[in-house]
Molecule: glmS glucosamine-6-phosphate activated ribozyme aptamer
RNA sequence: AAGAUUAUUUUAGCGCCUGGACUAAUAAUAGUUGACGAGGAUAGUAGUUAUCGAAAGAUUCGGCGGGUUCUACUACGGAUAAGUGAUUCGUUAGAUAUAUAGUAAAAAAUAAAAUCAAUAUUAUAACAGAGGAUAUAUCAACACUAAUA
Numbered sequence: 001a002a003g004a005u006u007a008u009u010u011u012a013g014c015g016c017c018u019g020g021a022c023u024a025a026u027a028a029u030a031g032u033u034g035a036c037g038a039g040g041a042u043a044g045u046a047g048u049u050a051u052c053g054a055a056a057g058a059u060u061c062g063g064c065g066g067g068u069u070c071u072a073c074u075a076c077g078g079a080u081a082a083g084u085g086a087u088u089c090g091u092u093a094g095a096u097a098u099a100u101a102g103u104a105a106a107a108a109a110u111a112a113a114a115u116c117a118a119u120a121u122u123a124u125a126a127c128a129g130a131g132g133a134u135a136u137a138u139c140a141a142c143a144c145u146a147a148u149a
Base pairs, nucleotide, nucleotide: 014065015064016063017062019061020033021032022031023030024029036053037052038051042075043074044073045072046071047070076090077089078088079087080086082145083144084143085142094139095138096137097136098135099134100133109124110123111122112121114119
């Protein structure tokens, strides 16, 4: 320096369970369930029921915690040539509209192996929307100050 193995930490649609629901061989007990992925991060403070669809139609109910949501303010940064203000955004750093492209995952079904069971796991194949991207169109790209040409 390279490789292999093991352990730990991070990993947030994430974690937990005092209710409910479900299961049972020992039932004042034990166990199970309790959100399927996509998308999402400049920093701080405060507030907040935190984006999008899928499934289901009886629990994805209910509760607690956390949180990359949104809003306001502040700081930093980008754009409007410099500075200040203002506006608008967040490092791919204006807004709006339309169009286009795009391997969701789970549930359900089938199969496998585990469990007394509830149930969880694995394999097979399919199906979104928002955001963002790209293209086009429209709108915005200001005020003051100083300097240069």